[in-house]
RNA sequence: UAGAGUUUGAUCCUGGCUCAGAGCGAACGCUAGCGGCAGACUUAACACAUGCAAGUCGAGCGAGAAGUCACCUUCGGGUGGCGGACAGCGGCGAACGGGUGAGUAACACGUAGGUUACGUACCCUUUGGUGGGGGAUAGCCCAGGGAAACCUGGAUUAAUACCGCAUAUGACUCCGGUUAAAAGCCUUCGGGCGCCAAAGGAUCGGCCUGCGGCCCAUUAUUUAAUCCUAGAUGGUAAGGUAACGGCUUACCAUGGGUACGAUGGGUAGCUGGUCUGAGAGGAUGAUCAGCCACACUGGGACUGAGACACGGCCCAGACUCCUACGGGAGGCAGCAGUGGGGAAUAUUGGACAAUGGGCGAAAGCCUGAUCCAGUCAUGCCGCGUGUGUGAUGAAGGCCUUCGGGUUGUAAAGCACUGUCGCGAGGGAAGAAGGCUUCGGCUUGACGGUACCUCGCAAGAAAGCACCGGCUAACUCCGUGCCAGCAGCCGCGGUAAUACGGGGGGUGCAAGCGUUGCUCGGAAUCACUGGGCGUAAAGCGUACGCAGGCGGCUUAUUAAGUCGGAUGUGAAAGCCCUGGGCUCAACCCAGGAACUGCAUUCGAAACUGGUAGGCUUGAGUGUGAGAGAGGGAAGUGGAAUUCCAGGUGUAGAGGUGAAAUUCGUUGAUAUCUGGAGGAACACCGGCGGCGAAGGCGGCUUCCUGGCUCACAACUGACGCUCAUGUACGAAAGCGUGGGUAGCAAACAGGAUUAGAUACCCUGGUAGUCCACGCCGUAAACGAUGUUUACUAGGUGUUGGUGGAAUUCACCCCAUCAGUGCCGCAGCUAACGCAUUAAGUAAACCGCCUGGGGAGUACGGUCGCAAGAUUAAAACUCAAAGGAAUUGACGGGGGCCCGCACAAGCGGUGGAGUAUGUGGUUUAAUUCGACGCAACGCGCAGAACCUUACCCAGCCUUGACAUCUUCGAAAUCCCUUAGAAAUUUGGGAGUGCCUCUUUACGGAGGAAUCGAAUGACAGGUGCUGCAUGGCUGUCGUCAGCUCGUGUCGUGAGAUGUUCGGUUAAGUCCGGCAACGAGCGCAACCCCUAUCGUUAGUUGCUACCAGGUAAUGCUGGGCACUUUAGCGAGACUCCCGGUGUUAAACCGGAGGAAGAUGGGGAUGACGUCAAGUCCUCAUGGCCCUUAUGGCUGGGGCUACACACGUACUACAAUGGUGACUACAGAGGGCCGCAAUACCGCAAGGUGGAGCCAAUCCCAAAAAGGUCGCCUCAGUUCGGAUUGGAGUCUGCAACUCGACUCCAUGAAGUUGGAAUCGCUAGUAAUCGCGGAUCAGCAUGCCGCGGUGAAUACGUUCCCGGGCCUUGUACACACCGCCCGUCACACCACGAAAGUUGGCCGGGCCCGAAGUCGCUAACCUAACCCUCGGGAAGGAUGCGCCUACGGUCUUGCCGAUGAUUGGGGUGAAGUCGUAACAA
Repeated sequence: UAGAGUUUGAUCCUGGCUCAGAGCGAACGCUAGCGGCAGACUUAACACAUGCAAGUCGAGCGAGAAGUCACCUUCGGGUGGCGGACAGCGGCGAACGGGUGAGUAACACGUAGGUUACGUACCCUUUGGUGGGGGAUAGCCCAGGGAAACCUGGAUUAAUACCGCAUAUGACUCCGGUUAAAAGCCUUCGGGCGCCAAAGGAUCGGCCUGCGGCCCAUUAUUUAAUCCUAGAUGGUAAGGUAACGGCUUACCAUGGGUACGAUGGGUAGCUGGUCUGAGAGGAUGAUCAGCCACACUGGGACUGAGACACGGCCCAGACUCCUACGGGAGGCAGCAGUGGGGAAUAUUGGACAAUGGGCGAAAGCCUGAUCCAGUCAUGCCGCGUGUGUGAUGAAGGCCUUCGGGUUGUAAAGCACUGUCGCGAGGGAAGAAGGCUUCGGCUUGACGGUACCUCGCAAGAAAGCACCGGCUAACUCCGUGCCAGCAGCCGCGGUAAUACGGGGGGUGCAAGCGUUGCUCGGAAUCACUGGGCGUAAAGCGUACGCAGGCGGCUUAUUAAGUCGGAUGUGAAAGCCCUGGGCUCAACCCAGGAACUGCAUUCGAAACUGGUAGGCUUGAGUGUGAGAGAGGGAAGUGGAAUUCCAGGUGUAGAGGUGAAAUUCGUUGAUAUCUGGAGGAACACCGGCGGCGAAGGCGGCUUCCUGGCUCACAACUGACGCUCAUGUACGAAAGCGUGGGUAGCAAACAGGAUUAGAUACCCUGGUAGUCCACGCCGUAAACGAUGUUUACUAGGUGUUGGUGGAAUUCACCCCAUCAGUGCCGCAGCUAACGCAUUAAGUAAACCGCCUGGGGAGUACGGUCGCAAGAUUAAAACUCAAAGGAAUUGACGGGGGCCCGCACAAGCGGUGGAGUAUGUGGUUUAAUUCGACGCAACGCGCAGAACCUUACCCAGCCUUGACAUCUUCGAAAUCCCUUAGAAAUUUGGGAGUGCCUCUUUACGGAGGAAUCGAAUGACAGGUGCUGCAUGGCUGUCGUCAGCUCGUGUCGUGAGAUGUUCGGUUAAGUCCGGCAACGAGCGCAACCCCUAUCGUUAGUUGCUACCAGGUAAUGCUGGGCACUUUAGCGAGACUCCCGGUGUUAAACCGGAGGAAGAUGGGGAUGACGUCAAGUCCUCAUGGCCCUUAUGGCUGGGGCUACACACGUACUACAAUGGUGACUACAGAGGGCCGCAAUACCGCAAGGUGGAGCCAAUCCCAAAAAGGUCGCCUCAGUUCGGAUUGGAGUCUGCAACUCGACUCCAUGAAGUUGGAAUCGCUAGUAAUCGCGGAUCAGCAUGCCGCGGUGAAUACGUUCCCGGGCCUUGUACACACCGCCCGUCACACCACGAAAGUUGGCCGGGCCCGAAGUCGCUAACCUAACCCUCGGGAAGGAUGCGCCUACGGUCUUGCCGAUGAUUGGGGUGAAGUCGUAACAA
């Protein structure tokens, strides 16, 4: 020392991305009251107009304008004094101060040292000196040239300017000697300031050295001939410098640097410090301070104490300006300021009052250093925008469940205060000093500022961001994957707390947000403090130089290490204490700290060094042992193929099935013989050997390693190992051989939609040998090597010892290998576990999100293929590991189901009915779409229904509630109209209450009419906003919970396992024990019996009666009806089974193993269906999307599909006769007998509100007759005619009857459906709906089968297990090419720019060297000249430039290559299930 979000259905881990913090010379957006303190071109070291930024000294010197005084005057002026401007000579300064960070990777900086190898003006101390001479020159004046800048000549002049001479403590020296100085000025006359020489100090510098601090090795032929280096490294000599030195030159030698990173490239001023951080670190180097470098670019020197000089000089170059075109001038990276660049950074201000600097003796002058002011919220700090009271909880806003809530004590109102502001008055400190006649006088830019006092007045002073999670803060409206938001995850497709606005809230506040950058979080480069079996990561293996590390012991040393002292570690800053501004920021003082370096003294355990010893590490030796260890030579048999011959005949071969292929020129098969190559069955084994790769017949030769026993020898000789070296499967390459089999490529045949594959037939490289390359593999134990330690058990290989033994075997111990299981421990888990992935030590290698990419470029290696080393742009928020639960698998096991199979009957073909699609239409209303839509909603569309279309109408409405007014309601007739509607008239006046004599009045209930607005109304949308209901998996056996236990966790256990069942049914076992919803049972119907009851039912018995009949009276036995009960439970027996559950067989029984049937549908799935049953949120319409009416449509019809009916016939059709049901329905009803009609039906109406009457005839069946295999006496569609019934009305568009007509169809392709027993099939009957309309639906009974070996396969389902890259869950996921768009990158004929070089040419200025002729004041002279200097010329060096060229880096380039991203595209389906 804080964490959070984000990979998943969920979990743990790995791992990246992102956020919360602090900071800034910042910028931008919105906003803005005041003050203090700080800060302010980070970009173009880009270019600069204008002003200022370095002068001063008259006490160094001459001259001297203006002015003034005096004198003279020819009045023009002249002379002299004072005065002192401008300029000049001279001195000092200008090398400081100020700016900037271009360059620089360097002794540039930091730190510690060295300098006996040096300098130092001004300052301080000390000593000595300051003598005597000389010649010039600027200025001024005159003349000349020039546009100008400026220049030339002449004359004259001074000095603290310059030059000799003298002297000398110094320096040099060969010890003889040689050589080097000076200046005066002022004075109050006391002296002061100077000058020269020497010595010392102080200060400031120069030079040298150790150590420290950036990136790239894709900048190195790896230790040096090979990389860098020719002044390069060293020596000698000379020159040069203040000074050492290759600093320079000549000669000699050949060194020097470098893997502890030379050289090269890129980047960069360094430090104190600053920011961050717990620290260690990381980042940074604004302001302040120290050092360095630079001054338009490049070069150069001069002067000077000091410069190679920001506001100096010369030259070259670029640029700008002036010009008379000849030539000149300039350098803001000083302060202001301008343009430009840029996201971006201030005034052309005041003053020298203070501090400091230069000059001066001083006054003083100068000073854009500095001190102040101005601009800017750029930052830090402080203050304010008011305080108290105030509930009607005002108004307004917003929300609302309409009650209210909130804004909110907030406001208003009342009472106060005065920071700040405004007005007025007073008013600093900062001042030390200077001058002086010694009395005194005088100095403030800031500034009338800070501060103080009085007065006025709540008056002028609040915004910004955010409110989905992280992250404090929620609602309404608008929008509708649009507009937009977004730091990450992600929001937005009609109910958005995520967009925009409003209200409200949260946070901070004169600021608030955004962007950028740094550190942090990030233990995400891990020193503190990480990893490498599977997540990224152990080199394929060994040997081994350097390097790192190293056994026991003795002595010594003191490099490391530890301790003390001293010096240093500038100041400022940070920290602590104290103090000053009202506080704070800020400032001042003191302390601490500065973890460092150096010197010195000491300690001696440990590491290191040195010297010595030891034997346990390592090695040697002796004796044994095992082995596919390696190399070479030889040799053997089996098999394949080929060749020859024999036998033999039509096929062989091959496959899922075939074909290509071989074969009558004789294959295959079989026998004999031969050839040739390759590989070595059995033994053979998680056995052996080897470093790894790898090694397998047998024999011989050569050879490496290993193990055991013994304990003789050496005496740490060891371990690891960057670079290096060697070995290194297969494939591949080169040369030459060889080639039987196999077999890439290739050919053919198949398969397939295709099949450049899988399968088949052939077949070449290759596989084999020799030699040489290659150097890679999932080269894997995905686990580097070495050493030590840490429970065991059990195999096996090779030794040794012991016991025992005739031998073999066996037992014990031990060493070395090789396997399995397992404890502790470790691990994210899986797992590892003495052969560690445990505990430790040593050394090496490697990793740091995924993709791009092991790719590009460059280098190295290679014959090539390629190998090795190895990036970036760009892009994503993940990629990944292990484990969990599901789902899935053309994975496995077990089991079930009319799932298949075995059967029976259908559908698909025909005609018709009906539903749907499609089409059509004004409309053909709407919904339902695999199973699980399609005779479904619809249990019944002519009108109605009706929702659709056309036309005509209504607007508080057809319907509800409220308000006002009027009228009872209601009924009848009538006009127009298609109707809705409308015109006119008549009848009628009621009920209740109050009041009134009465007429009447008032009110009320129901109803009607009119008016008004709230509202009604909507089959309009959203079933993806919903409730309810329903379908489906599935009547499948499952789905869960509590507690406990296990696991870091998701989760597991229970529910798994062994049996068993229809069943998670039951039993047994078990870290589980229990429980719930489901299963079963309870309910209903049905099958048997009992009992009760006996009408409308029944009729055995008795009686009566009829043509006949329970027709009638008894009767209730039977049948039956409908209440209550009984009965069935694996109960009993046997067997099997675990002494279980249960199963099998049997008995009894009406019924036997849930007897048959029904009702009953767990947790959930399908955003399944339904807003058009109903309910309902939201949205929409409101003279219409509402309402009324007439007509039409839902009934259409080239077509396609589903579901049915009727058939195709003889097990039939037809005619006649004749039996036997059950369950229902009936008053707006069912309707008998009777009569009429061929019939549908009609007339008529008994009976029946039903165990009574009616519908009602059951049909198939039975008996007899006809039909005789045909489009028929099958089949009945279609059509014509005639009717019946229902209904206001049968045209569109009903059903039925009769006569006539008589289509298709002769058993149905691919495919497909139902059914396991009273079932299928077949036969009829009834009901709901309904005026009428059924082949549909729901029920009822009659007749009444066949088959099931069995679970391999198809479909669906259950349990367990396994794999998974799936989780929207296989209708999943996902790969590559192609096409299109965009983006970044590579290659490329080239083109172009920059940089570092190399060769050569040219060569300015300038130092240095030489220099005959030329010039020259000081000195010398013998007067001729000399010395010396200058100029000129030459030479060396050299900037810029030119030319040729190597290398490196960049830009660009037709074209080209791969890569990335993209909503939808094309082709296939490679991976994930074997």